[in-house]
RNA sequence: GAAAGUAAACGGGGCAACCGCCGGUGGAGUGCCGCAAGGCCCCACGGGAGGAAAGUCCGAGCUCCACAGGGCAGGGUGCCGGCUAACGGCCGGUGGGGGCGACCCCAAGGCUAGUGCCACAGAAAUGCAGACCGCCGAUGGAAGCGUGAGCGCUUCACAGGCAAGGGUGCAACGGUGCGGUAAGAGCGCACCAGCAGCAUGGAGACAUGCUGGCUAGGUAAACCCCACCCGGAGCAAGACCUAAUAGGGGACCGGCGCGUCCGCCGGACGCGCAGCUGUGGCCCGCAGUGGUCCCGGGUAGGUCGCUGGAGCUGUGCAGCAAUGCACAGCCUAGAUAGAUGGUUGCCACUCCAAGGGGUGGGAGGCGGGGCAAGCCGCCGCGAUACCACUCGGAGUACAGAACUCGGCUUACGGUUUGCUUUCCUCC
Numbered sequence: 001g002a003a004a005g006u007a008a009a010c011g012g013g014g015c016a017a018c019c020g021c022c023g024g025u026g027g028a029g030u031g032c033c034g035c036a037a038g039g040c041c042c043c044a045c046g047g048g049a050g051g052a053a054a055g056u057c058c059g060a061g062c063u064c065c066a067c068a069g070g071g072c073a074g075g076g077u078g079c080c081g082g083c084u085a086a087c088g089g090c091c092g093g094u095g096g097g098g099g100c101g102a103c104c105c106c107a108a109g110g111c112u113a114g115u116g117c118c119a120c121a122g123a124a125a126u127g128c129a130g131a132c133c134g135c136c137g138a139u140g141g142a143a144g145c146g147u148g149a150g151c152g153c154u155u156c157a158c159a160g161g162c163a164a165g166g167g168u169g170c171a172a173c174g175g176u177g178c179g180g181u182a183a184g185a186g187c188g189c190a191c192c193a194g195c196a197g198c199a200u201g202g203a204g205a206c207a208u209g210c211u212g213g214c215u216a217g218g219u220a221a222a223c224c225c226c227a228c229c230c231g232g233a234g235c236a237a238g239a240c241c242u243a244a245u246a247g248g249g250g251a252c253c254g255g256c257g258c259g260u261c262c263g264c265c266g267g268a269c270g271c272g273c274a275g276c277u278g279u280g281g282c283c284c285g286c287a288g289u290g291g292u293c294c295c296g297g298g299u300a301g302g303u304c305g306c307u308g309g310a311g312c313u314g315u316g317c318a319g320c321a322a323u324g325c326a327c328a329g330c331c332u333a334g335a336u337a338g339a340u341g342g343u344u345g346c347c348a349c350u351c352c353a354a355g356g357g358g359u360g361g362g363a364g365g366c367g368g369g370g371c372a373a374g375c376c377g378c379c380g381c382g383a384u385a386c387c388a389c390u391c392g393g394a395g396u397a398c399a400g401a402a403c404u405c406g407g408c409u410u411a412c413g414g415u416u417u418g419c420u421u422u423c424c425u426c427c
Base pairs, nucleotide, nucleotide: 001423002422003421004420005419006418007417008416009415010413013347014346015345016344017343018342019341021048022047024045025044026043027042029041031040032039033038050398054409055408057407058406059405060404061403062234063233064232065231069284070283071282072281074230075229076228077227078226079093080092081091082090083089094108095106096105097104098103109225110224114223115222116219117218118217132166133165134162135161136160141156142155143154144153145152146151174192175191176190177189178188179187193215195212196211197210198209199208200207201206238304239303240302241301242300248295249294250293251292252291253290255273256272257271258270259269260268261267262266275289276288277287278286279285311330312329313328314327315326316325317324318323348396349395350394351393352392356391357390358389359388360387361386364379365378366377367376368375
C1' cells in the first nucleotide's frame, strides 16, 4: 500500500430563531361544550419515534376463561456445559464441513426396536444379495508336440471353484499394499477407517493409548423410537361510569327415582340422577343449569388499562464469556382517524468543481493541409457544440410507535472507528 475477517457506534444530520401540532407536571377561573359520565380554553416549566418502530416467527409480563386437576391425542426442541423470567435465544466447548489464514457454517439423539424407500442402469441394491465380460480348472475326456520309456508341455471342453480384475451405478458387503492360493478371498500380515472392550484425562460431549474379532450399505428436514418441555384466548384482552332499549312475545318437549301437597289416576312443587352448556380436541373430573325452535328490540358516549420497567447510564468485583452482584445517578412519546411539521441562517459529511449549475442567444464552432478551390477529421444543428452574463451546484440510506419487554429474521448508507489475517514493496 492492497485485499479480507470480525466487533461496536451513528442514523436529510447538528445548532439557533419564528410560527404550528401532541402530551406531562404545577397553577388559576367556574369561562365554554355536554342530559350525564366527562371534555375544552388560559399561564409557567419540562418532554415528544427506531435500530430495525418492519415481519408477526419464538418466549414471557399482564388480563380473562377459572377456585382448576389427571390422562390420551397433538405440538415443540434434539451433541455437552453454562446464562436467562423464559425461549426454537445467547455464551463457551466437543465433533464434522469450508477457507492459505484471521474466521465462517451445521435440521449434531437412535437404522442391532420395528416398518418403509433406494427409480433407471446393472448379473445383483429382501444385506446370509449377486455372475454380463472374465480368472482357475484337479481326476477323467479330446487334439497336438517332445521323450528310448516313465512322463512332461500346450490348446479346447465339462463337472467344479472365485467375486480379487473390468463394466453399470450416488452407492456393490471395509480401503491400499505384500504374502499366499489351481485361481481367489482379512485367508494371514503392515498401515488406515469402522465396531467392541479396557485403561488414563475431562463435570460432560469427547480425546489418547492398548487389545480384539476381522467388518454389522444409505436414508429418520421417511414413518417411527427415545429424552426433555407445552392449558387456551388475547389490549379489538379486560375493568369502570353515564345514557338508551323490550327483565319482550309465541310454540313444542320435559325421561328415572324419592318425598310433600292437591285431587281422583291426573296435576303442582322440591331434591337427586340423567340430559344440556362451559372448560382448544377426546375421556375422567370440576363449575353452572330445565331443554329446543321461531319472531322482535338495544349495544351510542366517556374514563381507565397506557407507561417506573425482568428499565437505562457509570464505576467496581466475580467469570474465558454470555451474565450476575454491589454502589451511585437518571426518568427519556402515550396518540385514538391517529401528534413531532414549515421557513430562515450558520455548520457538518459525500459527489461534481468553473471542464460544474442557472439564465439568454444560438447553426455553426475548432483543428490540419494547400497558391487557391472548400478537401479531410472531431463536436453540434431535437438546444447537451459555441458565445455572453451570473452563481458554486446537487445530494445525504432503510424507513414511522399504538400494552410492554427478551430474542430471531429481513431491509439499508460511497458512514465512522477498533482489533485481527493474507499478499506486495521499502528500511
A computed fold for a 427-nucleotide RNA from a Bacillota bacterium, annotated as Bacterial RNase P class A.
The source organism's lineage runs through Bacteria, Bacillati and Bacillota.
Rfam family: Bacterial RNase P class A. The family's RNA type in Rfam is ribozyme.
Model confidence (mean pLDDT): 75 of 100.
It was read from a public genome assembly, where an Rfam model found it.